[in-house]
Small-subunit ribosomal RNA, 5' domain from uncultured Ilyobacter sp., 507 nucleotides, folded computationally. The prediction has a mean pLDDT of 82.
Context: one part of a larger RNA
RNA sequence: GGAUGAACGCUGACAGAAUGCUUAACACAUGCAAGUCGACUGGAAUUCACCUUCGGGUGAUAGUACGGUGGCGGACGGGUGAGUAACGCGUAAAGAACUUGCCCCUUAGCCCGGGACAACUGUUGGAAACGACAGCUAAUACCGGAUAUUAUGCGCAGGCGGCAUCGUCUGUGUAUGAAAGCUAUAUGCGCUAGGGGAGAGCUUUGCGUCCCAUUAGCUAGUUGGUAGGGUAAUGGCCUACCAAGGCAACGAUGGGUAGCCGGCCUGAGAGGGUGAACGGCCCACAAGGGGACUGAGACACGGCCCCUUACUCCUACGGGAGGCAGCAGUGGGGAAUAUUGGACAAUGGACCAAAAGUCUGAUCCAGCAAUUCUGUGUGCACGAUGAAGGCCUUCGGGUUGUAAAGUGCUUUCAGCAGGGAAGAAGCAAAUGACGGUACCUGCAGAAGAAGCGACGGCUAAAUACGUGCCAGCAGCCGCGGUAAUACGUAUGUCGCAAGCGUUAUCC
Numbered sequence: 001g002g003a004u005g006a007a008c009g010c011u012g013a014c015a016g017a018a019u020g021c022u023u024a025a026c027a028c029a030u031g032c033a034a035g036u037c038g039a040c041u042g043g044a045a046u047u048c049a050c051c052u053u054c055g056g057g058u059g060a061u062a063g064u065a066c067g068g069u070g071g072c073g074g075a076c077g078g079g080u081g082a083g084u085a086a087c088g089c090g091u092a093a094a095g096a097a098c099u100u101g102c103c104c105c106u107u108a109g110c111c112c113g114g115g116a117c118a119a120c121u122g123u124u125g126g127a128a129a130c131g132a133c134a135g136c137u138a139a140u141a142c143c144g145g146a147u148a149u150u151a152u153g154c155g156c157a158g159g160c161g162g163c164a165u166c167g168u169c170u171g172u173g174u175a176u177g178a179a180a181g182c183u184a185u186a187u188g189c190g191c192u193a194g195g196g197g198a199g200a201g202c203u204u205u206g207c208g209u210c211c212c213a214u215u216a217g218c219u220a221g222u223u224g225g226u227a228g229g230g231u232a233a234u235g236g237c238c239u240a241c242c243a244a245g246g247c248a249a250c251g252a253u254g255g256g257u258a259g260c261c262g263g264c265c266u267g268a269g270a271g272g273g274u275g276a277a278c279g280g281c282c283c284a285c286a287a288g289g290g291g292a293c294u295g296a297g298a299c300a301c302g303g304c305c306c307c308u309u310a311c312u313c314c315u316a317c318g319g320g321a322g323g324c325a326g327c328a329g330u331g332g333g334g335a336a337u338a339u340u341g342g343a344c345a346a347u348g349g350a351c352c353a354a355a356a357g358u359c360u361g362a363u364c365c366a367g368c369a370a371u372u373c374u375g376u377g378u379g380c381a382c383g384a385u386g387a388a389g390g391c392c393u394u395c396g397g398g399u400u401g402u403a404a405a406g407u408g409c410u411u412u413c414a415g416c417a418g419g420g421a422a423g424a425a426g427c428a429a430a431u432g433a434c435g436g437u438a439c440c441u442g443c444a445g446a447a448g449a450a451g452c453g454a455c456g457g458c459u460a461a462a463u464a465c466g467u468g469c470c471a472g473c474a475g476c477c478g479c480g481g482u483a484a485u486a487c488g489u490a491u492g493u494c495g496c497a498a499g500c501g502u503u504a505u506c507c
Stems, first nucleotide, its partner, number of pairs: 001507004006503005013376006019369002021333001026331003030328003035072003039069004047060005079285003088209008098201003103197008111145004120135006151176011181189002183186001210256003217247003222244008259282001260280003263274004287309005311322004339366001341365003347362001348360004379409004389400004413448001415443005423434001451496005456477003462491005472479002
């Protein structure tokens, strides 16, 4: 000198863009953050109208709200950085042995039957959470059968490759495995079994990836083989047996620290520092620890269960409920970090044949903060009796200083008033949270808008008074003990400017 997710002190006009718990992965009140659906099923209330024997009934509201079965989605999106020194990440490759819902292309099929269980009804247990028993019922829920181009397993025959085990292709035999229908009737959607693709996951390998040797030896499923199990699949992944290996000064093992990277900061570069924001369909985690279920996908943040630990809450003491490292917000910690805001209008996502629609604290916006960056303003011209006042003075004057006053002018921004978008659309119409915002026009008046630090040298800028090794200053050298350009105040000056200084950290 540059930089910062900064903080502190003094000060503070406007606009735009960005950023905003770096500490306690501490604990959390409250609300919201993941639902949706012409497959199926149950089905109100309220209000209105009409009828009425005044008990009620019928119709509309409405097959709506709200439930249940079932499908898809809750593995994405959002958060955090605790753990992890690892194929975790980055980069370059490889499937030797793999999987794939939705999506795209493509082939074939969607036939015949059956029995349940919720919701519901009845009885009943419980304070509640939540159940128990009996009965009824539907389906794109469940089960059985048929069919099988293709698929998979096994057998046979043949071709090709190979020394061979074998691999691959063709033909054939055999075994196994399907399904669901819907509507607004269309060139529709869906279901089943395949083939291919896309994208993704899984696995393997090379190279790179912090500090300590005052950590030097480490290892028994350890290293390899055979066989088996397991997995979507390879593999000590697991088991049995066999061999005795494997790693290590090119740093094993142990300890410490740490998410990684694109990037960001600095620097002429080499390098050093860093990993906030933004990005990677990177990794890990979801109160601490462990386990599995479902599923194409999880060992699953707002799922289950179970266990366990700590904590909080409810309780009728029998037993239950909970998990903000989602968005706001609270307490606590801290030098320190925002609103319990608006909207689905746009973009994207989930469901849904399409559309419409619903949901979306993703997202888009607004609010707060000089936290950072950028832009703009706080006026312009003339104006010497060089006014008054202040300060200094050798008492002559000098300086503040064209500065002010005064005269003329302008009106950005802020203020007031009027108009008023784009962002929104594929036939048209309708649809904007932001927002009466941006922007445009008009009105009035210099009006409403300057501070902070420094002035001994480094280092731009000095005098007076006060103080008297005191009070104090200080980045280094050093100032202060009676004339201090170094302390404090004043005046003046210098520097930067809506900021200026200080502190911390990095180059």